[in-house]
Molecule: transfer RNA
Organism: bacterium
């Protein structure tokens, strides 16, 4: 230099145009069980900003920026980063 694959919540990871800010698992918080723990079971749990006394509500965010579309994590382009192969 060329080709291919990938970047999604704290972590892993599915989702490939609409019912998705988002399955599932781990982690974390609370509870049940136990003499106590582990295991197991139940419930909850992304981040930022705004509003609110609180409970809660709204908006934005899928590496970054732009585009296509009524609608984009998903399609297109550029760039950044990681992995593999070729030279």
């Nucleotide at each position: 230099g060329g080709a291919g694959g990938g970047g999604u919540g704290u972590c892993a990871g599915a989702g490939u145009g609409g019912u998705c800010g988002a399955a599932u698992g781990a982690g974390c918080c609370g509870g049940a069980c136990u003499c106590g723990a582990a295991a197991u079971c139940c419930g909850g749990u992304g981040u930022a900003c705004u509003c609110g006394a609180a409970a809660g509500a709204g908006u934005a965010c899928c590496g970054u920026g732009a585009g296509u579309u009524c609608g984009a994590a998903u399609c297109u382009c550029a760039c950044c980063c990681c992995c593999u192969c070729c030279g």